[in-house]
Predicted 3D model of RNase P RNA and transfer RNA as a complex of 486 nucleotides. Model confidence (mean pLDDT): 75 of 100.
RNA sequence: CCAGACGGCCGGACGGCCGCUGCCCUCGCAAGAGGACAGAGGAAAGUCCGGGCUCCACGGGAAUACGGUGCCGGCUAACCGCCGGCGGGGGCGACCCCAGGGACAGUGCCACAGAAAACAAACCGCCCACGCAAGGACCUUGGGAUUUUUCCCCCGGGGCACCCCGCGGGCAAGGGCGAAACGGUGCGGCAAGAGCGCACCGCGCCCCUGGCAACAGGGGCGGCAGGGUAAACCCCACCGGGAGCAAGACCGAAUAGGGACGGCAGCGUUCGCAAGAACGCGGGGGCAUUCCCGCCUCGCCGUCCGGGUUGGUCGCGCGAGGCGCGCCGCAAGGCGCGUCCCAGAGGAAUGGUCGUCCCGCAACCAAAACGGCUGCGGACAGAACCCGGCUUACAGGCCGUCUGGCGCC
RNA sequence: GCGCCCUUAGCUCAACUGGACAGAGCAACCGGCUUCUACCCGGUUGGUUGGGGGUUCGAGUCCCUCAGGGCGCGCCA
Numbered sequence: 001c002c003a004g005a006c007g008g009c010c011g012g013a014c015g016g017c018c019g020c021u022g023c024c025c026u027c028g029c030a031a032g033a034g035g036a037c038a039g040a041g042g043a044a045a046g047u048c049c050g051g052g053c054u055c056c057a058c059g060g061g062a063a064u065a066c067g068g069u070g071c072c073g074g075c076u077a078a079c080c081g082c083c084g085g086c087g088g089g090g091g092c093g094a095c096c097c098c099a100g101g102g103a104c105a106g107u108g109c110c111a112c113a114g115a116a117a118a119c120a121a122a123c124c125g126c127c128c129a130c131g132c133a134a135g136g137a138c139c140u141u142g143g144g145a146u147u148u149u150u151c152c153c154c155c156g157g158g159g160c161a162c163c164c165c166g167c168g169g170g171c172a173a174g175g176g177c178g179a180a181a182c183g184g185u186g187c188g189g190c191a192a193g194a195g196c197g198c199a200c201c202g203c204g205c206c207c208c209u210g211g212c213a214a215c216a217g218g219g220g221c222g223g224c225a226g227g228g229u230a231a232a233c234c235c236c237a238c239c240g241g242g243a244g245c246a247a248g249a250c251c252g253a254a255u256a257g258g259g260a261c262g263g264c265a266g267c268g269u270u271c272g273c274a275a276g277a278a279c280g281c282g283g284g285g286g287c288a289u290u291c292c293c294g295c296c297u298c299g300c301c302g303u304c305c306g307g308g309u310u311g312g313u314c315g316c317g318c319g320a321g322g323c324g325c326g327c328c329g330c331a332a333g334g335c336g337c338g339u340c341c342c343a344g345a346g347g348a349a350u351g352g353u354c355g356u357c358c359c360g361c362a363a364c365c366a367a368a369a370c371g372g373c374u375g376c377g378g379a380c381a382g383a384a385c386c387c388g389g390c391u392u393a394c395a396g397g398c399c400g401u402c403u404g405g406c407g408c409c
Numbered sequence: 410g411c412g413c414c415c416u417u418a419g420c421u422c423a424a425c426u427g428g429a430c431a432g433a434g435c436a437a438c439c440g441g442c443u444u445c446u447a448c449c450c451g452g453u454u455g456g457u458u459g460g461g462g463g464u465u466c467g468a469g470u471c472c473c474u475c476a477g478g479g480c481g482c483g484c485c486a
Stems, first nucleotide, its partner, number of pairs: 001405010012357007020039003024035004041380001045391002048389005053244004059293006066240005071085005086100001087098004101235002106233002108229003123175002125171004130166002135163002138159007183201006202224001203222008248314004258305007266281006283298004307485002321340008358378005364372002410482007419435004428466001437453005459475005
């Protein structure tokens, strides 16, 4: 210098003028006027997870269903998050990626091709035995042909059983099919083969060592103990009650405390002349279902139709809060001390413009500049109860650590 | 705020329990019929299955994420 990996940060600055929202102060009877202070983000977003908070009267136990998570250890209020490690995969490397429990609990599926897709099987092939004798090869013999003999060629007889053909059996090495074919390589062995035997690798079990663990290393035994798929059903372990600030509380206004359907309004005792009241059992309701214990409440509960209101205050800004320092920890993070108070309103304010500067791009001037001048551009987006994460969007720029290559000293 | 659903050719829809080349009608184009057009007949073209990633031998289908669109519920008595 080029190419790249990882981590962090910023994301316009200053001033004038005109506005917006909140709160406070002063003046004013009031309407209002003047002034001070504060006023979006790294994602405020998507709403994908987790919590706080609030209500469901909500306290305990058990089971089922449903949903989620899934190597190990740690962090945290919690998590499908983060940190560190393990294993696997990719890259020359810095480094990156992985829903990464269980397929000897069971069930299902594996198209096409292929002999066979799962308790194995045998298409081509290799080997053995038997049979047949038409054909080929081979052995033998007779004749012909050839100038002659052998070979070669033609015709015939006999034999043999190598090929061929048939049948029975052995094998799974090789070929072929496929995404995948019941361990791989080599040597031995065998009729041919084969974990059939042996060595190494892989795999399973046991033991030892290291580690909290996942796991790693070593030793021994075993000749393989039987494919893939669980982001198919499922099994195992763990976690989860539901709803959401339109939660919820208070005040106020208005309407027809209306109608239909369904469910249950049962029994007993006591008091009372009666209306009725109290108690017990039972019944309804108490936001997945069922059961048990306990509790609360009751002319109630559910669905639909119809009617009414689109008001105010609180919740609502001190919080798992920001910043700085110290200590502990590899880190995520934790603890302590100091300091600061920092938007909150209602469909919703945080903006516009001018000037100077900054950054980028383009054209022109200039020999060139790390010059001048002109023009254009400066992103994504935007609080709505709050917080921790994840994911997605983002013009441009800065810093740090590291890797590979080239050049120079 | 919460819950649910959809996205396949230019348009409207299919695709069984994951299986080969994703089909059908209309439209478009070409040819025929006709004097010409329409109707009709025959043929052809046309797909990033909304985008991206993953699981799997294999994804329109299963999982994750993003984008776009649609539906429903809520207060008082």